Context: one part of a larger RNA
Molecule: small-subunit ribosomal RNA, 5' domain
Organism: uncultured bacterium
RNA sequence: GGACGAACGCUGGCGGCGUGCUUAACACAUGCAAGUGGAGCGACGAACCAGGGCUUGCCCUGGGGCAAAGCCGCGAACGGGUGAGUAACACGUGGGUAACCUGCCCCGAAGACCGGGACAACCCGAGGAAACUCGGGCUAAUACCGGAUGUGAUCGCUCUUCACAGGAAGAACGAACAAAGGGAGCUUCGGCCCCCGCUUCGGGAUGGGCCCGCGGCCCAUUAGCUUGUUGGUGAGGUAACGGCUCACCAAGGCUUCGAUGGGUAGCUGGUCUGAGAGGACGAUCAGCCACACUGGGACUGAGACACGGCCCAGACUCCUACGGGAGGCAGCAGUGGGGAAUCUUGCGCAAUGGGCGACAGCCUGACGCAGCAACGCCGCGUGAGGGAAGAAGGCUUUCGGGUCGUAAACCUCUUUCAGGAGGGACGAAGCUUCGGGGGUGAAUAGCUCUCCGGAGUGACGGUACCUCCACAAGAAGCCCCGGCUAACUACGUGCCAGCAGCCGCGGUAAUACAGAGGUCCCGAGCGUUGUUU
Numbered sequence: 001g002g003a004c005g006a007a008c009g010c011u012g013g014c015g016g017c018g019u020g021c022u023u024a025a026c027a028c029a030u031g032c033a034a035g036u037g038g039a040g041c042g043a044c045g046a047a048c049c050a051g052g053g054c055u056u057g058c059c060c061u062g063g064g065g066c067a068a069a070g071c072c073g074c075g076a077a078c079g080g081g082u083g084a085g086u087a088a089c090a091c092g093u094g095g096g097u098a099a100c101c102u103g104c105c106c107c108g109a110a111g112a113c114c115g116g117g118a119c120a121a122c123c124c125g126a127g128g129a130a131a132c133u134c135g136g137g138c139u140a141a142u143a144c145c146g147g148a149u150g151u152g153a154u155c156g157c158u159c160u161u162c163a164c165a166g167g168a169a170g171a172a173c174g175a176a177c178a179a180a181g182g183g184a185g186c187u188u189c190g191g192c193c194c195c196c197g198c199u200u201c202g203g204g205a206u207g208g209g210c211c212c213g214c215g216g217c218c219c220a221u222u223a224g225c226u227u228g229u230u231g232g233u234g235a236g237g238u239a240a241c242g243g244c245u246c247a248c249c250a251a252g253g254c255u256u257c258g259a260u261g262g263g264u265a266g267c268u269g270g271u272c273u274g275a276g277a278g279g280a281c282g283a284u285c286a287g288c289c290a291c292a293c294u295g296g297g298a299c300u301g302a303g304a305c306a307c308g309g310c311c312c313a314g315a316c317u318c319c320u321a322c323g324g325g326a327g328g329c330a331g332c333a334g335u336g337g338g339g340a341a342u343c344u345u346g347c348g349c350a351a352u353g354g355g356c357g358a359c360a361g362c363c364u365g366a367c368g369c370a371g372c373a374a375c376g377c378c379g380c381g382u383g384a385g386g387g388a389a390g391a392a393g394g395c396u397u398u399c400g401g402g403u404c405g406u407a408a409a410c411c412u413c414u415u416u417c418a419g420g421a422g423g424g425a426c427g428a429a430g431c432u433u434c435g436g437g438g439g440u441g442a443a444u445a446g447c448u449c450u451c452c453g454g455a456g457u458g459a460c461g462g463u464a465c466c467u468c469c470a471c472a473a474g475a476a477g478c479c480c481c482g483g484c485u486a487a488c489u490a491c492g493u494g495c496c497a498g499c500a501g502c503c504g505c506g507g508u509a510a511u512a513c514a515g516a517g518g519u520c521c522c523g524a525g526c527g528u529u530g531u532u533u
Base pairs, nucleotide, nucleotide: 001533002532003531004530006529007528008527009526010525013380014379015378016377017376018375019373020372021338026336027335028334030333031332032331035074036073037072040071041070048063049062050061051060052059053058054057081291082290083289091215092214093213094212095211096210097209100208101207105204106203107202108201109200110199111198113147114146115145116144122137123136124135125134126133127132152177154175155174156173158171159170160169161168162167181196182195183194185192186191217263218262219261224254225253226252229251230250231249232248233247234246235245236244266288267287268286269285270281271280272279273278293314294313295312296311297310316327317326318325319324344370346369347368348367352366353364354363355362356361383413384412385411386410393404394403395402396401417474419469420468421467422466423465427460430457431456432455433454434453435452436451437449438448439447440446477522481518482503483502484501488517489516492513498505499504
C1' cells in the first nucleotide's frame, strides 16, 4: 500500500447493486414454513333444483354437490438451515463395478381373466382430567387375499457358441411368480372409441451405492501399534464386493517414505494479497459431505436409519384431577441470553422452480419483492458565472501592514437530487378461459396445433421513467500540520497537565501538550482498533 461478513469515535443528502449472529450446535413465547387428488372409495351432506305434505316456513323423497373427517394413491428422502462432529475414500481429480440399485420420465414386447374375506369412516357401548384408548356391529375401493394364464424374468438341470481367473449370450425341459380400474362421448344396449391409469419384461435417461490410484494441516518434547486384528475355507447377510457378521484354520497386518497417539479443522470451485513463486482464508454464490435437543435403534418406502415421522434411554421445559401426558426454530420472521457486533413477528404466489391433480386449480417463509443498517462497491448532489471600497469581523503585526479572501455581500443564471402536481411502464415469452379454423376420428365426444379473434391474469407499485411547478432554496464533515509525511503562527502551560506508530516532545519564548487563527490530505465520509497479505 491492498483487503474485510468487521467493530468503535465524530459526522451524515440521494440513488443503484450487493451484504448482514464470525460469539452460546445456548434456551425458545407466538404465527407461518408440505401438501394434494371426488376423473381410486364408501359414508355424511350446506347452497340450489324438482316433486309431495301441510301448522307458510318447516318436513319428506329424488337430484345436486360446498366444506370438515376417514380409507386409498403420490409427495413428504426434494426444497430450506447449520458446521457440531469428521484428518476420513469426507473432499478434489482420474479410473473401476465381469460386484450393484434406480419411483416418476422416454422407447419397445406381451398382457390385464375368475373369485373371496376384511378394516376405517359410521352406529352402539365402555374407560380417561387430558392425550387418547378398548369392545361389539355394518360397509366400499386403483386397499387386501386366493386361483388361472406366462410374452417374460428368476431358479434347477442338460447342451451350444464367445470370452476366459471369475463371465456373457442362446436352445430344450421342469418348478414356481402378475394385474385395477376410472372418466368423456357414441350406441342397434351386444358393444365401439378416446384419455388417464394397472401388470410382467427388455432397453434408455436421470439419480445413487460400493471399490481403487494420486493430491491437500501441525506436533517425534507422540515410536512402536493391532486380536475380527491380517489371510484362508465354509456359512449367513446385503441391491451389491468385502471380517460386513459368524464357526473353524493359519499367524499374520501396519510403521521413521512417520504407523499409533495428541492437537486443530467440514472439503472444493474459489476469495484476498503478491510481478511471480508463494502466503493467508474457505462469509455471500455453486458442487460434495455431515448433522437435526443428547445417545441408540429400526419401521415404511424406489429412495431415510428420515430437521417440521416412529420407538427406547437421558437432560431440560410445559400441562395434570398426581393416575398420566406434551414438546424439540442449526426452516422464515421474532424473543431472552452471550457478545465489540449482525435486520422486519412485512407483501405476494405476478414471475422462476417444486409437490399433487386429466384439468380448473390448491399448496409452496423455496423464490420474487419490499423494510432496517454508510456494512461494502459504484454513481450523483450540496450550485455556476461575475464581483475589490480587497467591506465588517476574527487572527496576527516590525503598527506601515499581512491573512482568512472572490471568500462573503451584491448582480446575472441554472434546477440535477430531495419536495409538490400530472401521466405512467417492461417484467405476461407465457398461462387461463370463450368463440372460430386446421389435424386425428364414424363423430357435432375427446385429444391436439409455430393458426385467428375476444376477455382475464403484476406482489413489487402509481415503483422505474417522462412532463410541469417553485426556490440557491433542504444537503459537509473528518483527520492531520517536529522528522518519516503534504501542511505554521501567536497565546496558555512549565518534566505539570498531557502527546506518542517509531525516533521522541514537555523542567518559562514548545511549529510535538491544550484551545485559537491559518494550512494540508481525503470527502458522505474521515479517523482508530483488530486480522491478513